[in-house]
RNA sequence: AGAGUCGGCCAGGCAGCCGCUCGCGGGCUCGUCCCGCGGGAGGAAAGUCCGGGCUCCGGCGGGCAGGGUGCCAGGUAACGCCUGGGGGGCGCGAGCCCACGGAAAGUGCCACAGAAAAUACACCGCCUAAGGACCGCGAGGUCCCGGCAAGGGUGAAAAGGUGCGGUAAGAGCGCACCGCGCGGGUGGUAACACGCCGCGGCACGGUAAACCCCACCCGGAGCAAGACCAAAUAGGGGAGCAGGCGGCGCGCAAGCGCCGCACCGCGGCCCGCGCGGGCUCCCGGGUAGGUCGCUAGAGGCCGCCGGUGACGGUGGUCCCAGAUGAAUGGUUGCCCACGACAGAACCCGGCUUAUCGGCCGACUCGUUUU
Numbered sequence: 001a002g003a004g005u006c007g008g009c010c011a012g013g014c015a016g017c018c019g020c021u022c023g024c025g026g027g028c029u030c031g032u033c034c035c036g037c038g039g040g041a042g043g044a045a046a047g048u049c050c051g052g053g054c055u056c057c058g059g060c061g062g063g064c065a066g067g068g069u070g071c072c073a074g075g076u077a078a079c080g081c082c083u084g085g086g087g088g089g090c091g092c093g094a095g096c097c098c099a100c101g102g103a104a105a106g107u108g109c110c111a112c113a114g115a116a117a118a119u120a121c122a123c124c125g126c127c128u129a130a131g132g133a134c135c136g137c138g139a140g141g142u143c144c145c146g147g148c149a150a151g152g153g154u155g156a157a158a159a160g161g162u163g164c165g166g167u168a169a170g171a172g173c174g175c176a177c178c179g180c181g182c183g184g185g186u187g188g189u190a191a192c193a194c195g196c197c198g199c200g201g202c203a204c205g206g207u208a209a210a211c212c213c214c215a216c217c218c219g220g221a222g223c224a225a226g227a228c229c230a231a232a233u234a235g236g237g238g239a240g241c242a243g244g245c246g247g248c249g250c251g252c253a254a255g256c257g258c259c260g261c262a263c264c265g266c267g268g269c270c271c272g273c274g275c276g277g278g279c280u281c282c283c284g285g286g287u288a289g290g291u292c293g294c295u296a297g298a299g300g301c302c303g304c305c306g307g308u309g310a311c312g313g314u315g316g317u318c319c320c321a322g323a324u325g326a327a328u329g330g331u332u333g334c335c336c337a338c339g340a341c342a343g344a345a346c347c348c349g350g351c352u353u354a355u356c357g358g359c360c361g362a363c364u365c366g367u368u369u370u
Base pairs, nucleotide, nucleotide: 002365003364004363005362006361007360008359009358010357012335013334014333015332016331017330018329020040021039022038023037024036025035026034027033028031042341046352047351049350050349051348052347053346054222055221056220057219066218067217068216069215070214071085072084073083074082075081086100087098088097089096090095101213102212106211107210108207109206110205123152124151125148126147127146131144132143133142134141135140160178161177162176163175164174165173179202180200181199182198183197184196185194186193187192226292227291228290229289236283237282238281239280240279241278244261245260246259247258248257249256250255263276264274265273266272299318300317301316302315303314304313305312306311336339
C1' cells in the first nucleotide's frame, strides 16, 4: 500500500437580519401586550413488532380455552432483548449465521421421477444349492417353483459405512475398525464433552414456522388512559306564584291522577289528527370550552470499585423540546469534502427497516520494501 472483519462517534460549518414556541425576570396603557435572558427534534423522532412504567376497569384461589416463548448459565423493571458459554453450518482467517425441546406417545404429509417414500420393494440385474418337469449315456442344458438385495438406474431422501470371511448368489450372516444406541465413569453450575469402561448387530428415513406432547410465561383496555373546573340551549329534580268548566277515583284536608269539553298546532274555516302544557328561582348530571396528566427520568456526562462480559455499586457534576391547527423556520453573505434517510405528541428499554458521506480504535489475510 491492497483486500477484509468487528466496535464506537459525527450527521455541512460560521456570521448578520427577521420570525415561531416554552420557561424565567421586568414594564405598564393590563393585552394570552411589550422588553431582556435562556432552552428548542433523531440515530432512527419511523414501523407500532415485543417488553415495562403510568391510568382506569376487573380480580380469593385454581382449572379449561386462547396466545406466546423454546440449547445452558447470567444480566435486567421486564422482554421474543443483551452478555458469556455449548452444539451445528459457512469462511484460509479476523469473524459471521442458526425457530437449537420432543419424530422408539399418537395422527397426518413426503410433489416429480422411481420397482419401492415407511407394514419397504424388485425395473434392469445376480444365482440355480434344495424341490418339480423335460432333454441328454454322462458332464450338463432348458423351463417351473424359487432365492438375493451386492451392482446399475430414479430421487432432496432408498433402511449404517469400509474391508475381510462366508455363500449357489447374497446379506451384520460372522468378524475388525468407524459410526449408532443403552448403562456407567470422568470433567463442567449447566447445556455438553471424552483417543475412559462395559453391553447391544444395529432397533421404527424426513417433516413439529403440520396437528400434537412437554416445560415455562401471559387479566382487559389504553393519554381520545384518566382527574378537575365549567357556559348557552334542551332535558331531569325541587320551591314559589299563576292556571278555565264539568265528571269520576284516592285522600281528613291541601292536593294529585284520569276522562270529556275548551285552549294550542296542522296557512284560514269544518271534519279529522297530533303533540304540548305558563312564569321566576334553586339543585345536580352532562356538552362546548378550559386546566391538569406533560416531561427530573429504570436521565445524561466524568471518575473509582466489582465482574471475562452484559451489567451492578458508589462519588461528583448537569438540567437537556413539551406544542394542541400543533413551534423548532425564512432570508443574505462566505467557506468546503456540496450535505443522505428523515420531523417529537404520555414516558422508557429493545428489535426491525431507511440512510450522502466522513472520522477513530482493535483485529485478520496475502503482496512488496526495509
The RNA shown here (Bacterial RNase P class A) has 370 nucleotides and comes from a Gammaproteobacteria bacterium. It matches the Rfam family "Bacterial RNase P class A". Rfam classes the family as a ribozyme. It is recorded under the gene name rnpB. Its mean pLDDT, the model's own confidence on a scale to 100, is 77.